[in-house]
Notes
Predicted 3D model of a 523-nucleotide part of an RNA (small-subunit ribosomal RNA, 5' domain) from a bacterium. It was read from a public genome assembly. It matches the Rfam family "Bacterial small subunit ribosomal RNA".
Context: one part of a larger RNA
RNA sequence: GGAUGAACGUUGGCGGUGUGCCUAAGGUAUGCAAGUCGAGCGAACCUUUGGGUCUUUGAAACUUCGGUCGAUGAGACCCGCUUGGUUAGCGGCGAACGGGGGAGUAACACGUAGAUAAUCAGCACUGAAGUCGAGAACAGCUCUCCGAAAGGAGGGGUAAUACUCGAUGGUCCUUCUCUUACGCAAGUUUGAGUUGGUAAAGAUUUAUCGCUUCAGAUUGAGUCUGCGUCCUAUCAGCUAGUUGGUGAGGUAAUAGCUCACCAAGGCUAAGACGGGUAGCUGGCGUGAGAGCGCGAUCAGCCACAAUGGAACUGAGACACGGUCCAUACUCCUACGGGAGGCAGCAACUAGGAAUUUUGCGCAAUGGGGGCAACCCUGACGCAGCGACACCGCGUGGAGGAUGAAGGUCUAAGGAUCGUAAACUCCUUUUGUAUGGGAAGAAUCAAUGACGGUACCAUACGAAUAAGUGACUGCUAACUACGUGCCAGAAGCAUCGGUGAUGCGUAGGUCACAAACGUUAUCC
Numbered sequence: 001g002g003a004u005g006a007a008c009g010u011u012g013g014c015g016g017u018g019u020g021c022c023u024a025a026g027g028u029a030u031g032c033a034a035g036u037c038g039a040g041c042g043a044a045c046c047u048u049u050g051g052g053u054c055u056u057u058g059a060a061a062c063u064u065c066g067g068u069c070g071a072u073g074a075g076a077c078c079c080g081c082u083u084g085g086u087u088a089g090c091g092g093c094g095a096a097c098g099g100g101g102g103a104g105u106a107a108c109a110c111g112u113a114g115a116u117a118a119u120c121a122g123c124a125c126u127g128a129a130g131u132c133g134a135g136a137a138c139a140g141c142u143c144u145c146c147g148a149a150a151g152g153a154g155g156g157g158u159a160a161u162a163c164u165c166g167a168u169g170g171u172c173c174u175u176c177u178c179u180u181a182c183g184c185a186a187g188u189u190u191g192a193g194u195u196g197g198u199a200a201a202g203a204u205u206u207a208u209c210g211c212u213u214c215a216g217a218u219u220g221a222g223u224c225u226g227c228g229u230c231c232u233a234u235c236a237g238c239u240a241g242u243u244g245g246u247g248a249g250g251u252a253a254u255a256g257c258u259c260a261c262c263a264a265g266g267c268u269a270a271g272a273c274g275g276g277u278a279g280c281u282g283g284c285g286u287g288a289g290a291g292c293g294c295g296a297u298c299a300g301c302c303a304c305a306a307u308g309g310a311a312c313u314g315a316g317a318c319a320c321g322g323u324c325c326a327u328a329c330u331c332c333u334a335c336g337g338g339a340g341g342c343a344g345c346a347a348c349u350a351g352g353a354a355u356u357u358u359g360c361g362c363a364a365u366g367g368g369g370g371c372a373a374c375c376c377u378g379a380c381g382c383a384g385c386g387a388c389a390c391c392g393c394g395u396g397g398a399g400g401a402u403g404a405a406g407g408u409c410u411a412a413g414g415a416u417c418g419u420a421a422a423c424u425c426c427u428u429u430u431g432u433a434u435g436g437g438a439a440g441a442a443u444c445a446a447u448g449a450c451g452g453u454a455c456c457a458u459a460c461g462a463a464u465a466a467g468u469g470a471c472u473g474c475u476a477a478c479u480a481c482g483u484g485c486c487a488g489a490a491g492c493a494u495c496g497g498u499g500a501u502g503c504g505u506a507g508g509u510c511a512c513a514a515a516c517g518u519u520a521u522c523c
Stems, first nucleotide, its partner, number of pairs: 001523004006519005013393006019386002021351001026349003030346003035093003040090002043087004050079007061068002100304001102302001109229008119221003125216007132166004141156006172197002176193003181188002202209002230276003237267003242264008279301004283294004306327005329340004357383001359382003365379001366377004396426004406417004431460006440450001467512005472493003478507005488495002
C1' cells in the first nucleotide's frame, strides 16, 4: 500500500447492487417449512332432481253441520342408469429432491485422469410384443371392552390400479451342444438348437391416461485404480481377519465383505504406526511473477441431523421435519404411563467485540401430485432492519471589498480566517406536495406479491443535508495560552522538570470525506 462476513469510537442526507451468528454441531415457547390424486376403491355426510310411503297443513266441493273427500304447502323416511360437492380410511406417486449448518473425516473424502470384460436404475424419451381367468383377506364401518392420556384388545362384515393363485409368452432368466468375430488374458460377442422357469389393472367426459415384459438411448448412482492433497521423529517400529490361498455364504456388483480350513505373510526413514490440526475443490486476497495466506456469499462433491446403534420400506435411505433400541435433557401425568428433537424460515434465550423481520406472495422461475381445473411449496420472488461493503449523487452556482462585524495573532502599524459572509442575480439534482403511471404476463382472454414502486409532469423554496483524523522527524500541515518529569502523549525514535510547533484548549493549516480514525488478521 492492498484486502475483510469485521468490531469499536466520533459523525451521519439519499439511491442502486450485494451482504449480514466467524462464538455454544448450546438450549428452545409459538407459527409455518411435504403434500397431492374422488379420472384406483368402498363408505359416510351435505346438496340437486324424479318416484313412493307416513305425519301435518287444510283451499274447493258435499253435508244429517258431527263430518267426508282431499288441491296446495311443510317435515321425516325409502328407492335409483338423478346432479354437484366434501373427505377420515384402504390404494398410488412424492416424501432419498429442494432447504440447513461443517461436528466428524488426513480418507479413493476431494481434485484430476482412467477402469467396470465386476454393476444397478423409479419417472421421463424411442422401439417391439402383450394386457386372459379365478380366489381369499384387511382397514374404514358396526358391536363389546381396557386406558387419565397417548393409544390398544376382541367379535362381525366390505371394495379396489391393495394381496394371492392359475393360463399364455419372447430378442427375458436358466441347463446343455455347436458356431462367428474379438481380446495378452480372465473372458466378451454373433447365430442355431435344447432343458426348466417367470407377467399384467384398470379408469374415463371415448380424446386418452395407465399396467406387464424385453431392447435401446439419455441421465444418475455404486465399486475399483494411477497421480496429487497440512504440521510433528521430544511418535520407530506397526499388524491375527492381520497378508495370501481353497471352499462356502453374501451383494445390483468385485473383494477377508463374512465364515471354515490351510500357509505366514503384509506395511515401514520415499516416514508405517501414533499425536495434533482440518470438510475438499472451482475459486478469493495479495504479489511484477514465482509464491504466500484463505476456503464467507455463489457453484460442484463429501459427511452430518440431540448422542450412540440398528434395520424396514423403496428404483433410490440405513432416511433432518420416518420406524425401533439405548443414553442425556425437556415437557405432560389420574404416578400406572406417555410426548419431543429449529445444523429448515422467522423468533426467544445463552455465549460473545459482534451479525436482521415471529413480514408479503405463489405474480415470475423451479419442484411434488393430478387428464385437467387446481392444490402444496419459509425453494424462490419481494419487502423490512444494519454506512457492513462497493458504486453513484447531493449538501448549491455566478457575481460580490467598506476586505463589514466577530475570532485569533501582533513588532499595535497591521496580518489572517476571507469572496469566506452579508447582499444581488440564478438553478432545483435532492426534498416536500399534487397529478399521471409502467415493463416484468409466458396468453385469445383472465392472472403482479413487489406497488400506486420505478419513472414522468407541475408547483414551492437555497430551501432538508459535514464530518473525522492529523499538524516534532519518518509525514502533507504552526502559532497563542494553560500545565510544569505533574496531568498526559506515543507506531518507532522519544516528548513533558517555566519560553512544550510532541500534553490540554483555542485560532489557523493539511488529508480524506458520508464518512473518518483505531483495533484485529492476511499478502